The part of an RNA shown here (small-subunit ribosomal RNA, 3' major domain) has 478 nucleotides and comes from an uncultured bacterium.
The prediction has a mean pLDDT of 85.
The full RNA is in RNAcentral, with records from ENA and SILVA.
Context: one part of a larger RNA
């Protein structure tokens, strides 16, 4: 001087209270664990591994496995000899791969040859998702967006080291007053940066449409307008500025006014000194070690998809605040050219045939869904649940059997709200409705990561539990 205490003391957080909805029990998706296999690549391991890398495993990927095959190699650079490069066809094989031909002969030139580029041949040498993440970089998680972590000079202290930084208030906050052997500074909090409430000005297209025309079954369709919404540049606004009461005259706290917002207006980005020898050699990169006819390269086939069985993470449900059927109303933020694809017309349907139009504020994906309005159901394992099978079909794609998605008929399983425990939320939150992206040929997305619709109850408390900060206190700990 940390660190620890079933020592004290202040203080704070969905930590508990006090509400809401949940998992844990079904059925099903996913992930891990274990078994299991020729293989079931590999990592990840309380929180802080377990819908994680993987923003998409049929072939590819793909590293794992059986098999067939290849050594200067599928990738580089260099020397040597050859042919221009391309482009096709047989024949054998699963395929890589072997074997055998046919066109083609360009650019550039000092005519010797060169440039791209391919064949063969030699060795330097490539190549290694082979170990070490406890030999690194870089990069990420975590305490934790908690409020701390240090310096210079100065005092104090034989020194470790202490002061500053504590001590009263106060605040989310080492924020800010005030005190003070300290004075002062950085790193971090805050702010500057983005979105997002308001409002002015500017500027009207693809966007709007008051008023005025024209014209439709009907629709800013159309001529025209810049009032309005609405994009998107530039401003302005909020700072305890202002008023009142208490407080130490301070720092602040609380209460009103104003105002679209008020005391950080709501979100985001932004992560201090440092802990975990945290976690990544399989994202690169990189020191060692370790293979070089193999632990490298390439093919095809198969596994990563396996199932008594255990967790985790989430979908749908167990119904009347529903469930079917008809009608009809409001979004937002996004994507499209190897792309989105409309009107029409086939089809019950997924689809199809066709192709307007848009490199998009103009077209298109595009129906929002919960709600509204009518009705049928009458409490039942049901007209709840939809698993699970059987059949017909679509689509994608060389290819759907291992192993895709999706339509139609039929089939109708557990489940009747779920032990002990346990998990998220404090307001446009919860909790529900769908909507669109990424990755992508399809898709096992119920995942992620946006967007909007409807929209709540509860606390104004700090005993208790978890965790965390700051002084003190004890210690057989370092």
């Nucleotide at each position: 001087u940390g660190a620890c205490g079933g020592g004290g003391g202040c203080u704070c957080a969905c930590a508990c209270a006090a509400g809401c909805g949940g998992u844990g029990g079904a059925g099903g998706a996913u992930g891990u664990g274990g078994u299991u296999u020729a293989a079931u690549u590999c990592g990840a391991a309380g929180c802080a591994a377990c819908g994680c890398g993987a923003a998409g495993a049929a072939c590819c990927u793909u590293a794992c496995c059986a098999g067939g095959c290849c050594u200067u190699g599928a990738c580089a650079u260099c020397c040597u000899g050859g042919g221009a490069a391309c482009c096709u066809g047989c024949c054998u094989g699963a395929a890589a791969g072997g074997g055998c031909g046919g066109g083609g002969u360009g650019c550039c030139u000092u005519c010797g040859g060169g440039a791209a580029u391919c064949c063969a041949g030699u060795g330097a040498c490539a190549g290694g998702u082979g170990c070490u993440g406890c030999a690194u970089g870089g990069c990420u998680g975590u305490c934790g967006u908690c409020a701390g972590c240090u310096c210079g000079u100065g005092c104090c202290g034989u020194g470790a080291g202490g002061u500053g930084u504590u001590a009263g208030g106060u605040u989310a906050a080492g924020u800010c007053c005030u005190u003070u052997a300290a004075c002062g500074a950085g790193c971090g909090a805050a702010a500057c940066c983005c979105c997002u409430a308001u409002u002015g000005u500017u500027a009207g297209u693809u966007g709007c449409c008051a008023g005025c025309a024209c014209g439709u079954u009907a629709u800013g369709g159309u001529g025209g307008g810049g009032a309005c919404u609405c994009u998107g540049g530039c401003a302005a606004g909020a700072c305890u500025g202002c008023c009142g009461c208490g407080u130490u005259u301070a720092a602040g706290u609380u209460g009103g006014a104003g105002g679209a917002a008020g005391g950080u207006g709501g979100g985001g980005a932004c992560g201090a000194c440092g802990u975990c020898a945290a976690g990544u050699c399989a994202u690169c990169a990189u020191g060692g070690c370790c293979c070089u006819u193999a632990u490298g390269g390439u093919c095809u086939g198969g596994g990563c998809u396996a199932c008594a069985c255990a967790c985790g993470u989430c979908c749908u449900a167990c119904a009347g605040u529903g469930g079917g059927u008809g009608a009809u109303a409001c979004a937002a933020a996004g994507g499209g050219u190897u792309g989105c694809g409309a009107g029409a017309c086939c089809g019950c349907g997924a689809g199809g045939u066709g192709g307007a139009g848009c490199u998009a504020a103009u077209c298109c994906c595009a129906a929002a869904a919960a709600g509204u309005c009518a009705u049928c159901c009458c409490c039942a394992g049901u007209u709840c649940g939809g698993a699970u099978u059987g059949u017909a079909g679509g689509c994608u794609g060389c290819a759907a059997u291992u192993c895709g998605c999706c339509u139609g008929c039929a089939u109708g399983a557990a489940g009747c709200c779920g032990g002990g425990a346990u998990c998220g939320c404090u307001a446009g939150u919860a909790a529900u409705c769908g909507c669109g992206g990424g990755u992508c040929a399809g898709c096992u997305a119920c995942a992620c990561c946006g967007c909007g619709g409807u929209g709540a109850a509860u606390g104004u408390g700090u005993u208790c539990c978890u965790g965390a900060g700051c002084c003190u206190u004890g210690u057989a700990c370092a």